[in-house]
Molecule: transfer RNA
Organism: Patescibacteria group bacterium
RNA sequence: GGGCCCAUAGCUCAGCUGGCUAGAGUACUUGUAUGGCAUACAAGGGGUGGUGGGUUCGAAUCCCACUGGGUCCA
Numbered sequence: 001g002g003g004c005c006c007a008u009a010g011c012u013c014a015g016c017u018g019g020c021u022a023g024a025g026u027a028c029u030u031g032u033a034u035g036g037c038a039u040a041c042a043a044g045g046g047g048u049g050g051u052g053g054g055u056u057c058g059a060a061u062c063c064c065a066c067u068g069g070g071u072c073c074a
Base pairs, nucleotide, nucleotide: 001073002072003071004070005069006068007067010026011025012024013023019057028044029043030042031041032040033039050066051065052064053063054062
């Protein structure tokens, strides 16, 4: 220098043939059960989706640039 992959909730990830009012597990908060802890169950808060732009009625999902990480080649 070039190719490919990844970047979504505190953490690990799903969704990627465009319609999402964005989910799961775990963590966190509250309640119930227990004398208490652990544990179980129920409820709840939390992300505008790496950044910027474009296409579209509509984008996490398509396109471009950039940033960061991984990997391969030189």